Model confidence (mean pLDDT): 86 of 100. Small-subunit ribosomal RNA from an uncultured bacterium, 1388 nucleotides, folded computationally.
RNA sequence: GAGUUUGAUCCUGGCUCAGAUUGAACGCUGGCGGCAUGCUUUACACAUGCAAGUCGAGCGGCAGCGCGGGGGCAACCCUGGCGGCGAGCGGCGAACGGGUGAGGAAUACAUCGGAACGUACCCCGGAGUGGGGGAUAACGCCGCGAAAGCGGCGCUAAUACCGCAUAUGCUCUGUGGAGGAAAGUGGGGGAUUCGCAAGGACCUCACGCUCUGGGCGCGGCCGAUGUCCGAUUAGCUAGUUGGUGAGGUAAUGGCUCACCAAGGCGACGAUCGGUAGCUGGUCUGAGAGGAUGAUCAGCCACACUGGGACUGAGACACGGCCCAGACUCCUACGGGAGGCAGCAGUGGGGAAUUUUGGACAAUGGGGGCAACCCUGAUCCAGCCAUGCCGCGUGCGGGAAGAAGGCCUUCGGGUUGUAAACCGCUUUUAGUCGGGAAGAAAAGACCACACCUAAUACGGGUGGUUCUUGACGGUACCGGCGGAAUAAGCACCGGCUAACUACGUGCCAGCAGCCGCGGUAAUACGUAGGGUGCGAGCGUUAAUCGGAAUUACUGGGCGUAAAGCGUGCGUAGGCGGUUCGUUAAGUUCGUUGUGAAAGCCCCGGGCUCAACCUGGGAAUGGCAAUGGAAACUGGCGGGCUUGAGUAUGGCAGAGGGGGGUGGAAUUCCGCGUGUAGCGGUGAAAUGCGUAGAUAUCGGGAGGAACACCUGUGGCGAAAGCGGCGCACUGGACCACAUCUGACGCUGAGGCGCGAAAGCUAGGGGAGCAAACAGGAUUAGAUACCCUGGUAGUCCUAGCCCUAAACUAUGGAUGCUUGGUGUGGCCGGUACCCAAUCCGGCCGUGCCGAAGCUAACGCGAUAAGCAUCCCGCCUGGGGAGUACGGUCGCAAGGCUGAAACUCAAAGGAAUUGACGGGGGCCCGCACAAGCGGUGGAGCAUGUGGUUCAAUUCGACGCAACGCGAAGAACCUUACCUGGGCUCGAAGCACAGUGGACCGGGGUAGAAAUAUCCCUUUUCGCAAGAACUGCUGUGGAGGUGCUGCAUGGCUGUCGUCAGCUCGUGUCGUGAGAUGUUGGGUUAAGUCCCGCAACGAGCGCAACCCUUAUCGUUAGUUGCCAGCGAGUCAAGUCGGGCACUCUAGCGAAACCGCCCCGGAUAACGGGGAGGAAGGUGGGGAUGACGUCAAGUCCUCAUGGCCUUUAUGUCCAGGGCUACACACGUGCUACAAUGGUCGGUACAAACCGUCGCAAACCUGCGAAGGGGAGCUAAUCGGAAAAAGCCGGCCUCAGUUCGGAUUGGAGUCUGCAACUCGACUCCAUGAAGCUGGAAUCGCUAGUAAUCGCGGAUCAGCACGCCGCGGUGAAUACGUUCCCGGGCAUUGCACACAC
Repeated sequence: GAGUUUGAUCCUGGCUCAGAUUGAACGCUGGCGGCAUGCUUUACACAUGCAAGUCGAGCGGCAGCGCGGGGGCAACCCUGGCGGCGAGCGGCGAACGGGUGAGGAAUACAUCGGAACGUACCCCGGAGUGGGGGAUAACGCCGCGAAAGCGGCGCUAAUACCGCAUAUGCUCUGUGGAGGAAAGUGGGGGAUUCGCAAGGACCUCACGCUCUGGGCGCGGCCGAUGUCCGAUUAGCUAGUUGGUGAGGUAAUGGCUCACCAAGGCGACGAUCGGUAGCUGGUCUGAGAGGAUGAUCAGCCACACUGGGACUGAGACACGGCCCAGACUCCUACGGGAGGCAGCAGUGGGGAAUUUUGGACAAUGGGGGCAACCCUGAUCCAGCCAUGCCGCGUGCGGGAAGAAGGCCUUCGGGUUGUAAACCGCUUUUAGUCGGGAAGAAAAGACCACACCUAAUACGGGUGGUUCUUGACGGUACCGGCGGAAUAAGCACCGGCUAACUACGUGCCAGCAGCCGCGGUAAUACGUAGGGUGCGAGCGUUAAUCGGAAUUACUGGGCGUAAAGCGUGCGUAGGCGGUUCGUUAAGUUCGUUGUGAAAGCCCCGGGCUCAACCUGGGAAUGGCAAUGGAAACUGGCGGGCUUGAGUAUGGCAGAGGGGGGUGGAAUUCCGCGUGUAGCGGUGAAAUGCGUAGAUAUCGGGAGGAACACCUGUGGCGAAAGCGGCGCACUGGACCACAUCUGACGCUGAGGCGCGAAAGCUAGGGGAGCAAACAGGAUUAGAUACCCUGGUAGUCCUAGCCCUAAACUAUGGAUGCUUGGUGUGGCCGGUACCCAAUCCGGCCGUGCCGAAGCUAACGCGAUAAGCAUCCCGCCUGGGGAGUACGGUCGCAAGGCUGAAACUCAAAGGAAUUGACGGGGGCCCGCACAAGCGGUGGAGCAUGUGGUUCAAUUCGACGCAACGCGAAGAACCUUACCUGGGCUCGAAGCACAGUGGACCGGGGUAGAAAUAUCCCUUUUCGCAAGAACUGCUGUGGAGGUGCUGCAUGGCUGUCGUCAGCUCGUGUCGUGAGAUGUUGGGUUAAGUCCCGCAACGAGCGCAACCCUUAUCGUUAGUUGCCAGCGAGUCAAGUCGGGCACUCUAGCGAAACCGCCCCGGAUAACGGGGAGGAAGGUGGGGAUGACGUCAAGUCCUCAUGGCCUUUAUGUCCAGGGCUACACACGUGCUACAAUGGUCGGUACAAACCGUCGCAAACCUGCGAAGGGGAGCUAAUCGGAAAAAGCCGGCCUCAGUUCGGAUUGGAGUCUGCAACUCGACUCCAUGAAGCUGGAAUCGCUAGUAAUCGCGGAUCAGCACGCCGCGGUGAAUACGUUCCCGGGCAUUGCACACAC
């Protein structure tokens, strides 16, 4: 920095990721080289080999080897004479080097200091090195034992051992003195000397030896500071703390002991428990920090476990000793041996860590005069991609953009210049050849100067010479051939660079977090492509970072986690003003130290780099020392403003105690009085005729104090309320008397602490947990009612909690204002009161700046600062468990973890919702009228049935819906029979001349087959048409309406939905659109940080109502004429009606009233119509994954001799039942018969059909007229007039059934409509419930049309007759606006 809490937002907060790193491991893969690293686990056990020896120039010697000599024929024997040397005596080393990290929280480590010490070898200096002695290994002999080993006797040497002498210095001391050393060996040498000789003495050199002083380095000891977690470890300590004396040590010291004293340590964390080697450094980080302590370096500790000492300069000793223990091995069972945490190696453990290699060539170590020997230290090699670094796997050209793969909208795209192909190069690998550096010495010889008597010896310098390499024929160089020998891994939903196809279908699986997968998965698996890194890449584990998420740098606590309930006060922290002094803090300089390596900088060396190397810087620290004196601290002297105090006032439910008062409730007794009282939403339990309730007066007892009373007062908080009394705490005001910083905070500690609860004793009127009963309810262990015990009250003692809240710790100072209220004081007025002005202290509200995530806070801060205390660190688990402590108990305080989640939260926003409130609409209710629900039938649906009863539609908003019309067709379903380029169309190729038409046979038909007839144009080539065959291609009412377009329903003709700019807000958003009015309306007016605009509303459109005008045929007929039985029938006319074009008209325009003078509303006039006149069309942003893949279109999937297509028959019409929508009724406002009147709209040539004739009728015959204001359908019906019926299952009602017909149609069996005759079912107004309608409406009456061969109670239209009611908005339903709450947002 990002992801993740939400619909969205801001904040808080956790989880997660991107980075770097590792002694790593695992998976896949693997060409080379350089440099590094490599048992983190069992300080588990170890076979085998090696890892510490060396010196003959200390010694006696001589086992073995070689040489020489002697003997022997030979095998062989003898001979320390020589080279040398096993074992032994002796010296030095073995305390180093190498390993490991068990233990250890201080005896350690780091840093800085200190004084009371030791030191072999080494360096510098001083003094010596004289003279004696006695032993003992080896060896020889004897013996014991299985072995390891041991014993006895005897011989012998020394640089082994012991005395004597000497003592510059040394030690002790009583200052007189006393004590204490030594070792020789080797080389060389000329005189002299000894000796038979070798050789010695002697001289000299070298190495040694003894004593002693000093030094370097090393080691021992002491102090200070620093060094993990736990207080759910708070007290620890008897050699403990100190002193005196003694012992002991190299040395100080309770290190040890005796005596004396009673100390010592601890909240600045003792003691106890857990964990851990420490450091330089390493990793990370901007840093501060955090984590870590492999390799390298310093220190410590350890060496099978525990203990002990010996030797030694040094050890309490890894490859020494002794004892004990565990384990292993040998054994003759008596007894012995061993210690890989050295280098290799083995087993075991483990996710996991190498060769039983080479060499002392180099570096270093031990011994030695040296040569040299030893050295698993070391240097090399081997193994492992374990890490870091470098190199390579080619380079250039090359488009027909090949093939193949993948995708595709089928055009193409991509892999991709990639490959092929052409040219070039040869690192690496291979092979052949050349070939370093790492080596300087030592040794020998020569020269020079030194030591010396010396040209010896010895050491030094220079030269010459002779050799010495494990690695290794390695690095490096060259030749040769040939692109030849060399690429993978992870990822591709977001974070996070990288996308498609197929498979799969909440399966298989993925996943670090969020999350993917339920049929179109960029998230699973595979492929193509892409991205990243690359001899590696991923995963896991681990650390730091990001995390300001423990906040020193650098956080917080009103509501997110977080202020202790409140005070007093100890330690501690902090502290007014002035002067002087000091120098602890502070600051400056200098000095020492801060090892090396590492990091950083500048150079150098390997071809570069890693790596190595030289120099520098740095090492933030500690210590010492000198200076400064402002600030802090210390000390001393002052001051008065902080604090306290004196004096004078003053308010108050402040506290504890003892008195006292009235009202009310209840109870008791008396009286009056009678049937109820009480209680609730309604009741009941309860009380009452044994006299209640009510009422009068009397008495008892307990508790609480109405009005006053007030966001009034007092108190630290809890809390405090009738009245009076004494006792008592604190505040405030005024004045400025005294003290002179006496102050603030406050871990622990101590006190107080509502209610409930506990103990003991009182008290008990009312109220009232528990409990009982009555109700409510599905239940009701509740809410409501009737009772009622603890308790509530008092005394004494506990408990110690709370939403103990201002969810806001205390103190001090500073920072614009306004307005209430309580207390005191001052001013104003002559005095007093009131008023007004001012000061201080309290207590509220509103607000500036500022703060805040916002809400809000705002001199009573949550502002600006200082000081002190308490507390927080994701949610749950859990304030739980365990432990401790307090309590009589209840329980309080302190206070975890496992496990689990990716959130849990705060504030604010927009919605939706509320059996929240407000305002307002709608046939929403109410007021009315008529229905449905009951009957029969029609129709649709469910269910059931069936071979099939095709499919869809399901609350409103599916159910007379798609379907404006299923006998075949339709038709999608079922059964059966056929076809497979297919039922239709197109293109191409081949073939034929037909196709059509007529007829025959088989068949249910489709179809098959046969016969007859049969092409056009053109001279021809050919073209057109057409049948058949083939190819490309068809077809699907198969699935997905949750992949879609389009169309539609619904909320809803509800009044809403938005935008631009501006403004406000961190933001989501708000404002506008809210408010006051008004409207049918976001309609309009006014106001307003808004100003405008868009989609909706309205208007514009159609129709209807009035009039005018134009036009009069097919319409009309007033007047004139003709004419008929009659008739606009005719002439004529268009005046009227009407038709259909164009206009007019209505706008709150006018008047009055109301209203803000506005918008608008009420009334009135005029008018055909009056306040959108009636009706229609018109449906905003959106909601319902609403409906439709079966209208159509369309992605994907499925099917292709079938899910396609043709045909016949059947089914969609089934029927115990249930529901919706309708029709007809149940009758007299009716039925029936006769007569008679008045419409509108519409339809008709594949048609409507008149007159006339036939039939009871449906209808038939007939065909005039009409492509329609002309002809026809066509009669309108209710109505009106008259007759009959008289309340009945009827002259109501017409179902059902029988018979007979008509019509349509290829065909009415399943399964049409209609007619006639006969039949005459249910039904007498319909339970709960429910629907429509506010006027030309409901109701009622008929007419027409679409579909259609036929079929209408449905649907769509038309007119006729023509009501009732609306007080009103409490309630039901739906909706609009603003508001409020919210833990809802797939939104109750």
Notes: The sequence is in RNAcentral, with records from ENA.